RNA sequence: CUCUUAUCCAGAGCGGCGGAGGGAUGUGCCCGACGAAGCCCAGCAACCAUCGUAUAACGAAAAGGUGCUAAUUCACAUUAAGCAAAAGAAGCUUAUGAAGAUGAGAG
Repeated sequence: CUCUUAUCCAGAGCGGCGGAGGGAUGUGCCCGACGAAGCCCAGCAACCAUCGUAUAACGAAAAGGUGCUAAUUCACAUUAAGCAAAAGAAGCUUAUGAAGAUGAGAG
């Protein structure tokens, strides 16, 4: 990097260093000198691993491997149905999948 699969409306800092960006991309809308990114510490969760059971599952624990700690993945992005409107464009709701993120497995 590619493929398979599961999850993505919950949860988590009034800390230290740092010093201007950040929220993947586009558009929008936001966060940020009342301190962004990054690092450390702290915390959350429980995917893998561990333990137990009545083993396609459920439960326990949180030392290990990851992950996460503004806003639903911040909203939308494709398609379909419905609503509203109707000259046209823009709009709203639901479902869906695309893209993305994370874990596990494979190449």